[in-house]
Molecule: RNase P RNA; transfer RNA
Organism: Nitrospiria bacterium
RNA sequence: AAAGUCGGUCAGAUGAUCGCUCCCGGUAUUUCAGGGAGAGGAAAGUCCGAGCUCCGCAGGGCAGGAUGGUCGCUAACAGCGACUGGGGGCGACCCUAAGGAAAGUGCCACAGAGAAUAGACCGCCCGAGAUAUUCGGGUAAGGGUGAAACGGCGAGGUAAGAGCUCACCGCUCCGGUGGUGACAUCGGAGGCAGGGUAAACCCCAUCCGGAGCAAGACCAAAUAGGGGCACACGGAAGAGAACAUCUUUCCAAAGGGCGGCCCGCCCAAUGUGCUCGGGUCAGGUCGCUAGAGCCAGAUGGCAACAUCUGGUCGAGAGGAAUGGUCAUCACCCCGGAAUAUCGGGGAACAGAACUCGGCUUACGACCGACUUUAAGC
RNA sequence: GCGGGUGUAGCUCAAGGGUAGAGCACUGGACUGUGGCUCCAGGGGUUGGGGGUUCGAAACCCCUCACUCGCCCCA
Repeated sequence: AAAGUCGGUCAGAUGAUCGCUCCCGGUAUUUCAGGGAGAGGAAAGUCCGAGCUCCGCAGGGCAGGAUGGUCGCUAACAGCGACUGGGGGCGACCCUAAGGAAAGUGCCACAGAGAAUAGACCGCCCGAGAUAUUCGGGUAAGGGUGAAACGGCGAGGUAAGAGCUCACCGCUCCGGUGGUGACAUCGGAGGCAGGGUAAACCCCAUCCGGAGCAAGACCAAAUAGGGGCACACGGAAGAGAACAUCUUUCCAAAGGGCGGCCCGCCCAAUGUGCUCGGGUCAGGUCGCUAGAGCCAGAUGGCAACAUCUGGUCGAGAGGAAUGGUCAUCACCCCGGAAUAUCGGGGAACAGAACUCGGCUUACGACCGACUUUAAGC
Repeated sequence: GCGGGUGUAGCUCAAGGGUAGAGCACUGGACUGUGGCUCCAGGGGUUGGGGGUUCGAAACCCCUCACUCGCCCCA
C1' cells in the first nucleotide's frame, strides 16, 4: 500500500429569531408575557419473550403450537456467554434448526439392469451347443446410469470373484482414564448389520390457557335498550274445585357460557350466539410514564451477568408537537497553493403512540486491534 | 396502534416436493369486399424479492416488500 476479519464510538455544538406540544407558577378566565422540558440506534418489522389489564379458578386430559449439542446467565425467551462436535477460509476469523432413520409409516422424479425384503445391462469366469451370433450358471472386483448402487483401500485367496481371510481406516458394542457435562482419549471384542430424507408424518424430552392499552375503569351523550334466525326455559308429587299461578321436595336429561373438544366449573333470569339495522365530532378523565430505569466506581466471575456504593430524572401527544432561517465553530469531500490558509459543496437510515428485554432489517461517518500478500529498512 | 389474510402470464384463477398450465386478452395466418364471429398456429413467467432445508422448492422454514380485511356504542 492493497485485500480483508473483529470490536467500539458518535449521530453535530452554541447563539439569535420565527413557530409547535406539554408542564410550572403569575395576571386572570381565556388571553398575555416569563421560566422549564421536548425522538432513536434502530423509535421500524411486529419475529420472539415478559410486565400490566380483562376473561372463568387459570385446574386435569386430548388436540394444537413452540423449542432441541452441553453447562451457565436471565423476570422470561427462539436471546446472550463459555465450551463440545461438524463445516468453510492460506489466515485473522466465520457459520451451524446440532435429539431420534435400530418404534412405525411415507417418499426417492428422470436416467439406470437394479433405488432398499437388492440387483446381472456391458464385462469377467465355468459349462452346453453348430464353436462368428446363442443358452444356462457363478461373480458386485471393472465399466455405465444417477444426488445416492448395500463399508473404503491394499495384500492373500479363487475358475472368476466376494470380509472369504488379514493389516490400516471407518462403524457397532464393552471397559478404563480425564471432564459438572456435551465429549475427548486409550484398550479390547465383533466381519459389517443399519442408504438418504424428520425445515415429510411421527417418536422422545422440555415449555405454553386466551386476548390485547382500540386491554380495561369511571363520567357524559345519542339511537329503535329495535327486527330476524337458532338453542334453552323439562317432568313428577303437594297446595289450589280446575286452568293459570305459587312455593316446597324429588328426579331427569338437555341447553347456554368458559380460545377447539372432554372432564370440571358457572348460569338459570329473557338469556346466549349469529345477522340486519340504528347511534355518536367513536366525547372527556384515568390507565400514562420512576422503570427488571440510566450513569460512574468497587467486588466476584474467562464471559454473559450478579451484588454493593454514590449520583441522576430524561417527551407523554391523540389526524397526533419535537420544525424553519441566519451566524460562528467542529467533521467530511472537491479544487488552488510548499505550508499557514482560501473558495465551493455535503451530512445517511429514519421518526415515539402502555412499558421493558432481545432478534431481524435499513443506514452515514470515525476510531482501535488483528490477519494475508507485496516492497523497503 | 393491535390482530388476521393474500401475492403465479396483461386480467381471472389452477398445479399431491419431480418438465409451471387453463380461460379471456395479444400476435400471425385462413375465411370476408371490410370488420366481427369461427378455425389454425404462436409468443409471453426472476411463481413479489433474498437466503436456507432437500438430489430437486411455486409449495417446507426464515428474513423482507407490497396489497387487503377486522376493531367503538345500542351489547